[in-house]
A computed fold for a 98-nucleotide RNA from Longimicrobium terrae, annotated as TPP riboswitch aptamer (THI element). NCBI's taxonomy places the organism under Bacteria, Gemmatimonadota, Longimicrobiia, Longimicrobiaceae, Longimicrobium. It matches the Rfam family "TPP riboswitch aptamer (THI element)". Its family is annotated with thiamine pyrophosphate binding in the Gene Ontology. The family has 115 seed sequences and 16,130 matches in Rfam 15.1. Its mean pLDDT, the model's own confidence on a scale to 100, is 77. The model forms 95% of the base pairs in the Rfam consensus. The sequence is in RNAcentral, with records from Rfam.
RNA sequence: GCAAGCCGCCAGGGGUACCCCGCCGAUGCGGGGUUGAGACAGUCCCUUGGAACCUGAUCCGGUUCAAACCGGCGGAGGGAGCGCGGCGUGUCGUCAUC
Numbered sequence: 001g002c003a004a005g006c007c008g009c010c011a012g013g014g015g016u017a018c019c020c021c022g023c024c025g026a027u028g029c030g031g032g033g034u035u036g037a038g039a040c041a042g043u044c045c046c047u048u049g050g051a052a053c054c055u056g057a058u059c060c061g062g063u064u065c066a067a068a069c070c071g072g073c074g075g076a077g078g079g080a081g082c083g084c085g086g087c088g089u090g091u092c093g094u095c096a097u098c
Stems, first nucleotide, its partner, number of pairs: 001091002005087005010081001011047004017034007053078003059072004
């Protein structure tokens, strides 16, 4: 001097599924449950060092009351900051000494 990481600020991106009951009779509304960071949501998650999220996908195998619930797909394709300030380990360089 500067990664990673952490904190603060600003900007941007993203998702709202499945099951049960009731109202109702249809386009919905309300309550409960499952998974998860987040499910009519909390600044919840993610921002190229990018699996946040989308496409593939009404996909394939497994679990389940059901289900992107788990895995494959995925060394596939896309996808939003080389943002500002501070702390900062580790690392690099220089100088001095041995």